[in-house]
RNA sequence: GCGUCCGUAGCUCAAUCAGGUAGUAGCACCGCACUUUUAAUGCGGGGGUUGUGGGUUCAAUUCCCACCGGGCGUA
Numbered sequence: 001g002c003g004u005c006c007g008u009a010g011c012u013c014a015a016u017c018a019g020g021u022a023g024u025a026g027c028a029c030c031g032c033a034c035u036u037u038u039a040a041u042g043c044g045g046g047g048g049u050u051g052u053g054g055g056u057u058c059a060a061u062u063c064c065c066a067c068c069g070g071g072c073g074u075a
Stems, first nucleotide, its partner, number of pairs: 001074007010027003013023001020058001029045005051067005
């Protein structure tokens, strides 16, 4: 360089195939209960321009294009 897959909360991911409210998600974080204290456990809470920029559409995490970053294959 070419081919292919991926990028969604601080981290790990779902939803994408077949466009229609972005999660009763896990861990972490904050508060409360419990405890002499911590841990553990239980209850509650907040945090997202869905990598960036454009296009299509009434409507885009989802489809199309370019770019950025990463994994794998190839010479």
Molecule: transfer RNA